The RNA shown here (Bacterial RNase P class A) has 370 nucleotides and comes from a Phototrophicales bacterium. The sequence is in RNAcentral, with records from ENA. Its Rfam family is "Bacterial RNase P class A". It is annotated as a ribozyme. Rfam describes the family as follows. Ribonuclease P (RNase P) is a ubiquitous endoribonuclease, found in archaea, bacteria and eukarya as well as chloroplasts and mitochondria. A source record names the gene rnpB.

[in-house]
RNA sequence: GAGGAAAAUGGGAUGGUCGCAGUGACGCAUGUUGUCAUUGAGGAAAGUCCGCACUCUAUAGGGCGCGGUGCCAGUUAACGACUGGGCAGGGCAACCUGACGGAAAGCGCAACAGAGAACAGAGCGCCACCACGACCACCAUCGUGUGUGGUAAGGGUGAAACGGUAGUGUAAGAGACUACCAGCAUGAUUAGCAAUAGUCAUGGCUAGGCAAGCCCCACCGAGAGCAAGACAGAACAGAUGAAUUGGGACUGCCCGUCCCGCAAAAAACAUCGGGUAUGUCGCAAGAUGCGGUCAGCGAUGACCGUACCAGAGAGAUGACCAUCACUCCCACAAGGAGUACAAAAUGCGGCUUACAAGUUUUCCUCAUGG
Numbered sequence: 001g002a003g004g005a006a007a008a009u010g011g012g013a014u015g016g017u018c019g020c021a022g023u024g025a026c027g028c029a030u031g032u033u034g035u036c037a038u039u040g041a042g043g044a045a046a047g048u049c050c051g052c053a054c055u056c057u058a059u060a061g062g063g064c065g066c067g068g069u070g071c072c073a074g075u076u077a078a079c080g081a082c083u084g085g086g087c088a089g090g091g092c093a094a095c096c097u098g099a100c101g102g103a104a105a106g107c108g109c110a111a112c113a114g115a116g117a118a119c120a121g122a123g124c125g126c127c128a129c130c131a132c133g134a135c136c137a138c139c140a141u142c143g144u145g146u147g148u149g150g151u152a153a154g155g156g157u158g159a160a161a162c163g164g165u166a167g168u169g170u171a172a173g174a175g176a177c178u179a180c181c182a183g184c185a186u187g188a189u190u191a192g193c194a195a196u197a198g199u200c201a202u203g204g205c206u207a208g209g210c211a212a213g214c215c216c217c218a219c220c221g222a223g224a225g226c227a228a229g230a231c232a233g234a235a236c237a238g239a240u241g242a243a244u245u246g247g248g249a250c251u252g253c254c255c256g257u258c259c260c261g262c263a264a265a266a267a268a269c270a271u272c273g274g275g276u277a278u279g280u281c282g283c284a285a286g287a288u289g290c291g292g293u294c295a296g297c298g299a300u301g302a303c304c305g306u307a308c309c310a311g312a313g314a315g316a317u318g319a320c321c322a323u324c325a326c327u328c329c330c331a332c333a334a335g336g337a338g339u340a341c342a343a344a345a346u347g348c349g350g351c352u353u354a355c356a357a358g359u360u361u362u363c364c365u366c367a368u369g370g
Stems, first nucleotide, its partner, number of pairs: 001366009012324007020040008028031001042341001046352002049350005054225004066221005071085005086100001087098004101216002106214002108210002124154001125151005130145005163181006182206001184203008229281004238272004246260005288307008325339005
């Protein structure tokens, strides 16, 4: 210098004017009120995919069924998240990727091609026999055959063809047998918490793929969700109710006084309407933010200091101007254009997705120079 790998940061700044919402103080006209002060979106507030807190409902215990997770160890409130490790695959490397338990329990499936696709298969080839023919009568040899049989060495098809190499053996062949190699199973052993890796012995000669089709194994799982739910709690209409020894108001109770009512109606009272409307809480001091120290490879944890930071009516969080910053047009100026993705609604931890310009750190490979 070129190309790459991993991660972090950033999310325009300042001032002014006019608005919006919450809270507090003060005021009076006491409310959809005025003035002042103060606070007011994000790294993803998003998708709502996963896990929790919290709330209500259900629940003796157990089982079936259903759903989820799936190498090992750890972290965490918890998780399908994260960290470290193993294994497999990719890359020269930095590093990246992972539905990664079980296919020698069972069932099922496999396009096209091909003779044959699962305890396989004989189309070509190879070999024997038979028949016919040729040379030279026989034997032998050679050739021919919709002929009979043997054969999985070779060719060819396929994503996949039932271990590989060499030898023995045979008519030709074949784990039929032998040696070595690969792989598998069992047992022992070494390292490791473990996944796993290595070594030794024995075995039968070899066990195919798909579990993201059913299934088996292990573990986990009640349901609904803040419009959850808790507390306070009306008014009007309408309906119903008792009947003089009645009902109500004043009252702690009695007396007393007053009002209504006399079986029609109205009024009054009680109950229903309705625990409805509405209000308050839940609801912002928290698995909180920021900084530091210590422990740990790390995820993370412990401790110390410091800060208080939206919260609704599903409704606010905005607009404009000036200066500056950056990018583009342009020639550098002037001038012009632009500055992403997107916006809380009970809260929190993850994951996923979207994102303009810019900045930083570490590492790898190649080339060149000292």